[in-house]
The prediction has a mean pLDDT of 82.
The part of an RNA shown here (small-subunit ribosomal RNA, 3' major domain) has 477 nucleotides and comes from an uncultured bacterium.
Its Rfam family is "Bacterial small subunit ribosomal RNA". Its family is annotated with ribosome and structural constituent of ribosome in the Gene Ontology.
Context: one part of a larger RNA
RNA sequence: UGACGGGGACCCGCACAAGCGGUGGAGCAUGUGGUUUAAUUCGACGCAACGCGAAGAACCUUACCAAAUCUUGACAUCCCGGUGACCAUAAGGGUAACGCCUUACUUUCUUCGGAACACCGGUGACAGGUGGUGCAUGGUUGUCGUCAGCUCGUGUCGUGAGAUGUUGGGUUAAGUCCCGCAACGAGCGCAACCCUUAUCUUUAGUAGCAAACAGUUUGGCUGUGCACUCUAGAGAGACUGCCAGGGAUAACCUGGAGGAAGGUGGGGAUGACGUCAAAUCAUCAUGCCCCUUAUGAUUUGGGCUACACACGUGCUACAAUGACAGUUACAAAGAGAAGCGACCUCGUGAGAGUGAGCAAAUCCCAAAAAAGCUGUCUCAGUUCGGAUUGUAGUCUGCAACUCGACUACAUGAAGCUGGAAUCGCUAGUAAUCGCAGAUCAGAAUGCUGCGGUGAAUACGUUCCCGGGUCUUGUACA
Numbered sequence: 001u002g003a004c005g006g007g008g009a010c011c012c013g014c015a016c017a018a019g020c021g022g023u024g025g026a027g028c029a030u031g032u033g034g035u036u037u038a039a040u041u042c043g044a045c046g047c048a049a050c051g052c053g054a055a056g057a058a059c060c061u062u063a064c065c066a067a068a069u070c071u072u073g074a075c076a077u078c079c080c081g082g083u084g085a086c087c088a089u090a091a092g093g094g095u096a097a098c099g100c101c102u103u104a105c106u107u108u109c110u111u112c113g114g115a116a117c118a119c120c121g122g123u124g125a126c127a128g129g130u131g132g133u134g135c136a137u138g139g140u141u142g143u144c145g146u147c148a149g150c151u152c153g154u155g156u157c158g159u160g161a162g163a164u165g166u167u168g169g170g171u172u173a174a175g176u177c178c179c180g181c182a183a184c185g186a187g188c189g190c191a192a193c194c195c196u197u198a199u200c201u202u203u204a205g206u207a208g209c210a211a212a213c214a215g216u217u218u219g220g221c222u223g224u225g226c227a228c229u230c231u232a233g234a235g236a237g238a239c240u241g242c243c244a245g246g247g248a249u250a251a252c253c254u255g256g257a258g259g260a261a262g263g264u265g266g267g268g269a270u271g272a273c274g275u276c277a278a279a280u281c282a283u284c285a286u287g288c289c290c291c292u293u294a295u296g297a298u299u300u301g302g303g304c305u306a307c308a309c310a311c312g313u314g315c316u317a318c319a320a321u322g323a324c325a326g327u328u329a330c331a332a333a334g335a336g337a338a339g340c341g342a343c344c345u346c347g348u349g350a351g352a353g354u355g356a357g358c359a360a361a362u363c364c365c366a367a368a369a370a371a372g373c374u375g376u377c378u379c380a381g382u383u384c385g386g387a388u389u390g391u392a393g394u395c396u397g398c399a400a401c402u403c404g405a406c407u408a409c410a411u412g413a414a415g416c417u418g419g420a421a422u423c424g425c426u427a428g429u430a431a432u433c434g435c436a437g438a439u440c441a442g443a444a445u446g447c448u449g450c451g452g453u454g455a456a457u458a459c460g461u462u463c464c465c466g467g468g469u470c471u472u473g474u475a476c477a
Stems, first nucleotide, its partner, number of pairs: 001477002003474003007471007015461002019425005026316008034307002042053002064302007073126001077125002079122006089104005107116003128291002131289003137285002139280003142276001144274001149188006155164003168179003194268004199236007208226003213223003239262001242256005318418001322377007334365001336363001339358002344353003384415001389410007431453007
């Protein structure tokens, strides 16, 4: 100087407390461990692994296993020889399939020497490796933590390691600012600058909108208009600016006015010096080591989907603040051409047929759902709950047996609110309700977004956890 203390002082955080809703019990989904297996590919392991890499394993993917096959190779460059093609298309043989064999069609330039290009064959240099090492590395990422810290120059002090500045008195979300001070300044962080949201003005008015006028099939549908909504450009606006009180007359704090918004208005992006030999050689790159008729490559089938069990994360419930039937409303944000697909017809339905319109403020996905109204049920393992199973189907796709999603009918399991323990959340939040998107042929209860309805509680900082500053002790460095 740090680190540590079941030392001290001060401060902060959904850290506790006060509340609301969960998990832990049930069924299922999903990940992991374990076990099994020919293989169940590999990685991730306290917080910070476990709906994680994977924004989507039937084949492919695929790295694993079995079998079959190739050896200059599936891919790249160079050399030699041959051919004039190659590709694409069509046909035939053969195979589990790929590889393989056969046929048809079939170059350009030229100084005619050849050159270019492509294929085939050969030779070796080489290719290839999701093989090892993340404890050889780059790059990227997590975490403490959006915590308020981490440092430097000059000066001063100290023999020196170092100290000072950065401590102190206040204050702040903040090393934020003020005052003081052997310090004076500066840098990386904080804040601001960026995006979005909340208000207004202005410009613009179609594909958006409709106050007035006219028509009307009553649909902004048409004329018309751009006032309003909205869209998207440019501006304004918030700065403790104003007032009062407190405070050291300071920084600042408390209250008030005006205001759409008030003291960082809400949200996002933004992550200092560093810590964990943290994670990743399987995104990529790369040193060294290893394989080279195989640890490389191709194909078929299987596996990653197994199942006594254990754990994590979720979904659905156990019901009357409900379930079911009918009926009536109100969103936002997105996607769409090998696409979204209306209307109509058929089907109980999943869907099928047809195919209008739309590269979309025009058309379409699209029905928002919870909510409201009317009715049935009357506390039951039920008109709760839907697992499981049977039969019949639909769709995607060469192909749904292993192993897809969905539909109809039938079946109707556990479950009556969950032990010890444990998690999230402070406001348009929790809770609850649907909608969309990425990936994607098909395949979400996951993920990422969007809006609808919309709470309770916070006395306080004694205690638990984590962190910051100062100080003290020390068997530590």